Bacterial RNase P class A from a soil metagenome, 390 nucleotides, folded computationally.
Of the family's consensus pairs, 94% are formed in the model.

RNA sequence: GAGCCGGCCGGACGGCCGCGGGCGGUUUUGAUCGUUCGAGGAAAGUCCGGACUCCGAAGGGCAGGGUGCUGGCGAAAGGCCAGGCGGGGGUGACCUCGCGGACAGGGCAACAGAGAGCAGACCGCCCCACGCGGCGCAGGUCGCGUGGGGUAAGGGUGAAACGGUGCGGUAAGAGCGCACCAGCGCGGCGGGCGACCGUCGCGGCUGGCAACCCCCACCCGGAGCAAGGUCGAGCAGGCAGCGUUCGAGGGCGGCCCGCCCGAGCUGCCGGGUAGGCCGCACCGGGCCGGUGAACGGCCCGGCGGCGAUGUUUUCGGGCAUCGCCGAGAGAGAUGGUCGUCGGCGGGGCGUGAGCUCCGCGCACAGGAUCCGGCUUACAGGCCGGCUCCU
Repeated sequence: GAGCCGGCCGGACGGCCGCGGGCGGUUUUGAUCGUUCGAGGAAAGUCCGGACUCCGAAGGGCAGGGUGCUGGCGAAAGGCCAGGCGGGGGUGACCUCGCGGACAGGGCAACAGAGAGCAGACCGCCCCACGCGGCGCAGGUCGCGUGGGGUAAGGGUGAAACGGUGCGGUAAGAGCGCACCAGCGCGGCGGGCGACCGUCGCGGCUGGCAACCCCCACCCGGAGCAAGGUCGAGCAGGCAGCGUUCGAGGGCGGCCCGCCCGAGCUGCCGGGUAGGCCGCACCGGGCCGGUGAACGGCCCGGCGGCGAUGUUUUCGGGCAUCGCCGAGAGAGAUGGUCGUCGGCGGGGCGUGAGCUCCGCGCACAGGAUCCGGCUUACAGGCCGGCUCCU
């Protein structure tokens, strides 16, 4: 100087003006004041798993869907960690892809090519027959053509042509035979918890696709907080009582009288609409501060999360102590502006450290029941380990 891997941060402080929730004061009930709390590493996509709620459900099976090397962790997961085997990339640190079964069965393979599954003869090679020609006295031999047959060594096509190399063998050839190598199957020995690895022997056993159907093993009920629970106006319904000139009930500011209107009025019941509340957002207790409440601080106990230290460990983790943290709505709030510092971009000065001027608010993004994951987005920066080059 260029990279690889892992972890982390992703503006800070202050002033002013605002927004939503809780609590308290005031209050003309609409607000206002005070106090306190108020988004993320991904809150996102809603892909996987769960908690919770309602519905369904004896048990078993069919259909449908998902997962698929091994060990461990984990509530579980299409999760995480470590490992095995195979393929690909990089000089390297390292990255990346794949993983049950192809002798259970069916099916598929574009184009090219003669032939694509227990295949295939286009060129080539070899044998035989016939014909023609050359040479030879002749038996013959050489060349060419036609026909028949053999052959998977060589050429050619292809992503793939029924293992590879060599020797033997043969008319020419061929696991046809043999040696070695690669793979597969079976068996023995050794190592590993295991996937698997190493080694020895035997068997000539030797193409691919399961993300095409299929087979094997294991798993899976549905809908989702707009779940659901609870209270419940109004209207309608049911039942009962009272009432229609023997006047219920209503109006005339509270009561009586009086006047007017007048056929309905009242109670209960079930379902349940609007709407409210719960679900729902740490819980319980003590002391102190403050006029006081909300609240804040400290302490104790419990729950959950994160981090540090110590200890223990079968190295996954467990235990102990300490520190920090705990939003919750209408389906809607968490912002704006200014200043200083920081950052980024550009210019000038300076040998240099640096100084100075101008510009830019400056990554992706934003809860809605909660939790564990996965995936995707992300300006700029920090820390640790490692590799290569000089």
Its mean pLDDT, the model's own confidence on a scale to 100, is 78.